[in-house]
Molecule: Bacterial large signal recognition particle RNA
Organism: Bacillota bacterium
RNA sequence: UCGUACUGGCCGGGGCGUUAGCGGUUCCCUGUUGCCCACAAUCCGCUAUAGUGGGGGCGAUCUCCUUUAAGAGGGCUUUUUUGUGUAUGGCAGGCUUUUAUAUUUCGGCUAUGACGGAUGGGUCUUGCGCAAUGGCAGAUCCGUGAAUCUUGUCAGGUGGGGAACCAAGCAGCAAUAAGCGGUUACUGUUAUGUGCCGCGGGGGUGCCUGUCCUGAGCCGGUUAUAAAAAUACCGCAUGUACUUAAAGUUCAAUUAAAGGACGUACGG
Numbered sequence: 001u002c003g004u005a006c007u008g009g010c011c012g013g014g015g016c017g018u019u020a021g022c023g024g025u026u027c028c029c030u031g032u033u034g035c036c037c038a039c040a041a042u043c044c045g046c047u048a049u050a051g052u053g054g055g056g057g058c059g060a061u062c063u064c065c066u067u068u069a070a071g072a073g074g075g076c077u078u079u080u081u082u083g084u085g086u087a088u089g090g091c092a093g094g095c096u097u098u099u100a101u102a103u104u105u106c107g108g109c110u111a112u113g114a115c116g117g118a119u120g121g122g123u124c125u126u127g128c129g130c131a132a133u134g135g136c137a138g139a140u141c142c143g144u145g146a147a148u149c150u151u152g153u154c155a156g157g158u159g160g161g162g163a164a165c166c167a168a169g170c171a172g173c174a175a176u177a178a179g180c181g182g183u184u185a186c187u188g189u190u191a192u193g194u195g196c197c198g199c200g201g202g203g204g205u206g207c208c209u210g211u212c213c214u215g216a217g218c219c220g221g222u223u224a225u226a227a228a229a230a231u232a233c234c235g236c237a238u239g240u241a242c243u244u245a246a247a248g249u250u251c252a253a254u255u256a257a258a259g260g261a262c263g264u265a266c267g268g
Stems, first nucleotide, its partner, number of pairs: 001268006009058003012030004020047005035055005063261008073251005079246002083242007091235001093234002096229007105221005116213008124202006130195002132192007141182004150175004158167003
């Protein structure tokens, strides 16, 4: 110096989370390629030498350590920033509403009497009465109406009689009883969301109306001001959750540079 075979070593690392702590599976970031199988989040396995069990590959320029620089990405923050939601507070407010005033501006009414005052009615409710309407019943009238137990007349037929005649009497006809139906005036009774009706009681917010007194404004809307009310919406304040940005801090893959350490055996 080259080759072969071994052994140490390597075959990823990091963050959150979990944990007494360490690692792993889950989630996330990262290395152009860069082990396999089983176990494992109500966890799996270990103990500062901190995955366990099994299998495989590379193999002492493989690998490891120190320092410096850059740095994906993640975590945290009593601070500031962006946006959204939510809770609370009528909160200096806006919107809305009420009252009052007015040097606001329109409309309407008004000496055929505004506003106000006094008085009486109606509408409302209820009691009684009256009327109407409807029903029912009675009376009147009409019709119908008893094979027999209504009446009158009683053909035929029947009975009595020498005869004249007499008697009872079916059917039919007529008139009626009880009953049935209808009619219009009357009478009685009954019913009601019927009524320019009468006499009372109640009620009195609103509307209509009559009489009397007084004698010039009144009503409504708009605008403005003041006070008050309320909180659905806008805004404000405070708290809270998430989010955006910045700053600080922390962990950190990876990359670059420099330096250091770096086994054995055999053979050429």